[in-house]
RNA sequence: GGGCCUGUAGUUCAGCCUGGUUAGAAUGCUCGACUGAUACUUCAUGUAGAAAUCGAGUGGUCCUCAGUUCAAAUCUGAGCAGGCCCA
Numbered sequence: 001g002g003g004c005c006u007g008u009a010g011u012u013c014a015g016c017c018u019g020g021u022u023a024g025a026a027u028g029c030u031c032g033a034c035u036g037a038u039a040c041u042u043c044a045u046g047u048a049g050a051a052a053u054c055g056a057g058u059g060g061u062c063c064u065c066a067g068u069u070c071a072a073a074u075c076u077g078a079g080c081a082g083g084c085c086c087a
Stems, first nucleotide, its partner, number of pairs: 001086007010027004020070001028058006038048003063079005
């Protein structure tokens, strides 16, 4: 220098080919419920309270910019970042 792949929530990823539902899942985080391991001491109708389970909440410039379109995460172009291959 050339070719290809990837970029979406804090994290791991669907969705893109075939444009149109409110942009989703798991996990994380926060709060609560349940249960009550365990700890405390005023020793009783006492206090605090882990794991597991359940529920709710929290979540996004869809890498950036521009273009096409009534409408773009999705199509087109140029960039940026990471990875692989060729030279």